[in-house]
This is a predicted structure of a 77-nucleotide RNA (transfer RNA) from a Candidatus Peribacteria bacterium. The prediction has a mean pLDDT of 80.

RNA sequence: GGGUGAUUAGCUCAGUUGGCGAGAGCGCUACAUUGACAUUGUAGAGGUCGUUGGUUCGAAUCCAAUAUCACCCACCA
Numbered sequence: 001g002g003g004u005g006a007u008u009a010g011c012u013c014a015g016u017u018g019g020c021g022a023g024a025g026c027g028c029u030a031c032a033u034u035g036a037c038a039u040u041g042u043a044g045a046g047g048u049c050g051u052u053g054g055u056u057c058g059a060a061u062c063c064a065a066u067a068u069c070a071c072c073c074a075c076c077a
Stems, first nucleotide, its partner, number of pairs: 001073007010026004019057001028044005050066005
C1' cells in the first nucleotide's frame, strides 16, 4: 500500500433480503419473599445502532468517506 471481517444497553451478543413503538442473557435499581443473606418472582432505569454525509415516503439494515480493532496479501529490511 491492497483486501476481508467486526463496531448495537455497563458486559456478551441477536437483529437478512429497508417498514409496527430497537431486543435477549448477565449486570444495575426498587418491591415481594427471608430473622438475615442467597435463590426466585414482579416492575423499572439504561441506546442519538463507531462518526460524518448521501439515497429513500421511510435506514441498525443500502451507498460513500472516515476512525478503531482483528486477520490475509504485497513491499522494505
RNAcentral holds the sequence, with entries from ENA. Rfam family: tRNA. Rfam's curators write: Transfer RNA (tRNA) molecules are approximately 80 nucleotides in length.